[in-house]
RNA sequence: GGGCUCAUAGGUAAAUGGUAUACCAGUACUCUCGCACAGUACAAUUUCGAGUUCGAUUCUCGGUGAGUCCA
Numbered sequence: 001g002g003g004c005u006c007a008u009a010g011g012u013a014a015a016u017g018g019u020a021u022a023c024c025a026g027u028a029c030u031c032u033c034g035c036a037c038a039g040u041a042c043a044a045u046u047u048c049g050a051g052u053u054c055g056a057u058u059c060u061c062g063g064u065g066a067g068u069c070c071a
Stems, first nucleotide, its partner, number of pairs: 001070007010024004018054001026042005047063005
């Protein structure tokens, strides 16, 4: 320098154009004499910019970052 893949909640992952979901973790409550277990509820997320579209996590272009291969 070039090719390919990836970027979603604190962590790991879903979501094939219709207002983002689950598990673990967190907080509160219930249960208990208390702790643990269990249950219920809550909070929290689409890497950045532009484009297409009635509507973008999704499609297109560019930037940034990470991984991998070639030179």